A computed fold for an 86-nucleotide RNA from an Alphaproteobacteria bacterium, annotated as Glycine riboswitch aptamer.
It was read from a public genome assembly, where an Rfam model found it.
It matches the Rfam family "Glycine riboswitch aptamer". Its Rfam clan is "Glycine riboswitch clan".
Model confidence (mean pLDDT): 82 of 100.
């Protein structure tokens, strides 16, 4: 590093465009998707702070705490980390 296994938070929110499909009384609704914004939230990719502690000439290291910049908020996908092989 690979492979297998477990792996939590926290709107399936709201607007608006526009696409597909289904309904129509042809006026339109509804569903899903995609793009664009609004508020609320959430910490366990990455990033940043603060710091116990380590090391010590010099140069550094360093949380699961704190921020939330990036990422996230059904399921699916990710997912720090822990276990098991190689």
């Nucleotide at each position: 590093g690979c492979g297998c296994g477990g792996g939590a938070g926290a709107g399936a929110c709201c607007c608006g465009u526009u696409u597909u499909u289904g309904c129509u009384u042809c006026g339109g609704c509804a569903a899903a998707g995609a793009c664009g914004g609004g508020c609320g939230c959430c910490g366990a990719a990455g990033g940043a702070g603060c710091a116990a502690c380590c090391a010590c000439c010099c140069c550094g290291g360093a949380a699961a705490c704190u921020c939330u910049c990036a990422g996230g908020c059904a399921a699916a996908a990710g997912g720090a980390c822990c276990g098991c092989g190689c």